RNA sequence: CGAGUCGGCUGGGCGGUCGCGGUCACAGGAACGUGAUCGAGGAACGUCCGGGCUCCACAGGGCAGGGUGGUUGCUAACGGCAACCCGGGGUGACCCGCGGGACAGUGCCACAGAAAAUAGACCGCCGGUCGGCUUCGGCCGUCCGGUAAGGGUGAAACGGUGGUGUAAGAGACCACCAGCGUCCUGGGCGACUGGGGCGGCUCGGUAAACCCCACCCGGAGCAAGGUCGAAAGGGUCGGGCUACUUCGGUGGUUCGACCUGCGCAGGCGUUCGAGGGCUGCCCGCCCGAGCCUGCGGGUGGACCGCACGAGCCUGCCGGUGACGGCAGGCCCAGAUGGAUGAUCGCCCAACGGGAUCGCCGCAAGGCGCCCGGGGACAGAACCCGGCGUACAGGCCGACUCGUCCG
RNA sequence: GGCUGGGUAGCUCAGAUGGCAGAGCGCACCGUCCACACCGGUGAUGUCGCAGGUUCGAGACCUGCCCCAGCCA
Numbered sequence: 001c002g003a004g005u006c007g008g009c010u011g012g013g014c015g016g017u018c019g020c021g022g023u024c025a026c027a028g029g030a031a032c033g034u035g036a037u038c039g040a041g042g043a044a045c046g047u048c049c050g051g052g053c054u055c056c057a058c059a060g061g062g063c064a065g066g067g068u069g070g071u072u073g074c075u076a077a078c079g080g081c082a083a084c085c086c087g088g089g090g091u092g093a094c095c096c097g098c099g100g101g102a103c104a105g106u107g108c109c110a111c112a113g114a115a116a117a118u119a120g121a122c123c124g125c126c127g128g129u130c131g132g133c134u135u136c137g138g139c140c141g142u143c144c145g146g147u148a149a150g151g152g153u154g155a156a157a158c159g160g161u162g163g164u165g166u167a168a169g170a171g172a173c174c175a176c177c178a179g180c181g182u183c184c185u186g187g188g189c190g191a192c193u194g195g196g197g198c199g200g201c202u203c204g205g206u207a208a209a210c211c212c213c214a215c216c217c218g219g220a221g222c223a224a225g226g227u228c229g230a231a232a233g234g235g236u237c238g239g240g241c242u243a244c245u246u247c248g249g250u251g252g253u254u255c256g257a258c259c260u261g262c263g264c265a266g267g268c269g270u271u272c273g274a275g276g277g278c279u280g281c282c283c284g285c286c287c288g289a290g291c292c293u294g295c296g297g298g299u300g301g302a303c304c305g306c307a308c309g310a311g312c313c314u315g316c317c318g319g320u321g322a323c324g325g326c327a328g329g330c331c332c333a334g335a336u337g338g339a340u341g342a343u344c345g346c347c348c349a350a351c352g353g354g355a356u357c358g359c360c361g362c363a364a365g366g367c368g369c370c371c372g373g374g375g376a377c378a379g380a381a382c383c384c385g386g387c388g389u390a391c392a393g394g395c396c397g398a399c400u401c402g403u404c405c406g
Numbered sequence: 407g408g409c410u411g412g413g414u415a416g417c418u419c420a421g422a423u424g425g426c427a428g429a430g431c432g433c434a435c436c437g438u439c440c441a442c443a444c445c446g447g448u449g450a451u452g453u454c455g456c457a458g459g460u461u462c463g464a465g466a467c468c469u470g471c472c473c474c475a476g477c478c479a
Base pairs, nucleotide, nucleotide: 001402002401003400004399005398006397007396008395009394010393012347013346014345015344016343017342018341020039021038022037023036024035025034026033041377045388046387048386049385050384051383052382053221054220055219056218060283061282062281063280065217066216067215068214069213070084071083072082073081074080085099086097087096088095089094100212101211105210106209107206108205109204122151123150124147125146126145127144128143130141131140132139133138159177160176161175162174163173164172178202180199181198182197183196184195185194186193187192225304226303227302228301233260234259235258236257237256238255239254240253241252242251243250244249262296263295264294265293266292267291268290275287276286277285278284311330312329313328314327315326316325317324318323351372352371353370354369357368358367359366360365407478408477409476410475411474412473413472416431417430418429419428425462433449434448435447436446437445455471456470457469458468459467
C1' cells in the first nucleotide's frame, strides 16, 4: 500500500421565535394564567421466547398436550449469553452447526434401475445339458446352476487397498487402513480425548416422520385487576329487628355475601338433567333452572394499578469470560383521539455541478475555491431481560493474509 | 395495546401420510347456427406471499420477515 476478519461508539451541532404533554410553586370560586423544570430509541419495531405484577384455579385417580436437546457455568428466568468439546468451511484472522437416540419399535425411500434394506442375476464372468456350425483352436443359440470382482442406474447398491484361494468368485482366509462393540489405562469437574489389548468381521439414510430418553411447563392477560359513579332493577343464601302464629312457620324491614343484568325473534332444556365448576380430556365429585344464537338499543365517566427500577453513571476488586461484589453520585417521558412539533439563521459531513483561478502530480486525478443541495431506520402506552428484523453516513480499536522497502 | 386465523391459476376454493399441483366459473380457438346465446370439442394459465434451512426431493416440515382478516371493556 492492497485485500479481509472481529469488536465497540455515534445516529447532526449551536442559537432565536411560536406551540404541545407531565410535575412543582404562586394566584384564583373555577376555567385558566404566570414562573421553574422534565419530555423517545438503539432498535421505542416484530410480539418470537423468558420473568415480574394481577385475577382465576389449586379433593383424588388416569391419559393426553407443549417446549428444550453437546458439556460446564452465568442469570430472577429463558429457546438468551460466556467458555470449552465435537463436526464442517477458510492459506489465515475467524466463521457456521435445531449438536441426544436409527443394534427399543413402527413408517417412508418417488423416478431410474436386475435389485432400495430379512438385498439383488439385466449385461458380463464361470461350470454343465441339448442343438447348430467349424479352418477342429473354438464360435453361436437354448435351458439349468454358480458368482456381487467388472459394467450400467440412482441422492443412496451392504467396508477400502493388496494378496492367498477358486471353474469363476466372495472377509471364505491373510496383512494394513477406516468404522463398530468391549476391556484395561493416562488426562479433564464434564462434553470429550491420548495409548494398548480382544472380538465378530461391517451394521444404509431419514427423528425440522411417529416415537424413545432426560429435563422443564397450571390458565389468562394492564382492554389483567381494584375503588367510586350512572342506566335499572331482579333473584338466592345467611344474620339482626319486628308483627302474626295452629309453635312447623309466614309477612314486613334492615345489613352482608354471591349470581344475573334492556327489548324482539328462533332453538335446546327443567329430575328421562340443558348448562356450569374442578381452566386440555376422561373417570369421579359438587352445583343445577336456565342456557345458546341472531337482530336492534343503552352506558363507556373519574381515580388507582402507573413509573425508584433484576434502574443509570463513575471508580475499585474477583473471574479467561458471561457476570458478580463494594463505594460514591444521579432521578430519568407517562398520554388516553393519544404530547415530544413547526419555522428561521449560522456551522459540519454525504451527494450533484461549475470554473480551469491557486497548490501537488508526467498524467488520470486529489485538495482548495464557487453554486446548488439536504439528513438513515424509525417513534413510548404496565414494566424489565433477551432474540430477531430495519438502518444514509461517520469515528475508533484489535488482528490476519499478500506485495514492496529497511 | 394484547390475542387468534389465513395467503395456491383472473375469481372462489381443494390438495397436508413429503414424490409430475388440481376442480368449478371465467378466458382463447374450433364446431353447431343466417346470426347471437345455450351446447359439443380442444387449449393456455401458476415465483404455491418472500427468504433461508432440514431432506435425495418441500405447496406441505422448521426458522425469520411481508401482507390481509377477525376478536377484546
The prediction has a mean pLDDT of 75.
This is a predicted complex of two RNAs, RNase P RNA and transfer RNA, with 479 nucleotides together.
Rfam match: Bacterial RNase P class A. Rfam classes the family as a ribozyme.